RNAcentral holds the sequence, with entries from ENA. A computed fold for a 74-nucleotide RNA from Streptomyces griseofuscus, annotated as transfer RNA. The organism belongs to Streptomyces, within Bacteria.
RNA sequence: GCCUCCGUAGCUCAGACGGCCAGAGCGCCCGCCUCGUAAGCGGGAGGUCGCGCGUUCAACUCGCGCCGGGGGCU
Numbered sequence: 001g002c003c004u005c006c007g008u009a010g011c012u013c014a015g016a017c018g019g020c021c022a023g024a025g026c027g028c029c030c031g032c033c034u035c036g037u038a039a040g041c042g043g044g045a046g047g048u049c050g051c052g053c054g055u056u057c058a059a060c061u062c063g064c065g066c067c068g069g070g071g072g073c074u
Stems, first nucleotide, its partner, number of pairs: 001073007010026004019057001028044005050066005
């Protein structure tokens, strides 16, 4: 340098066929339960969907460029 995959909540990841309030588990906070703690149960907060531009009525999703990471080739 070229090819390819990935980047979404604090962490691990789903969503990727364009429209469904952007979700799950763990963690965090509050409550219930308990003599108390843990476990269990209920609720809540937390997101520029890596960045920018474009296509579109509409983009996490499509296109282009860039940044970062993994793998391969030379």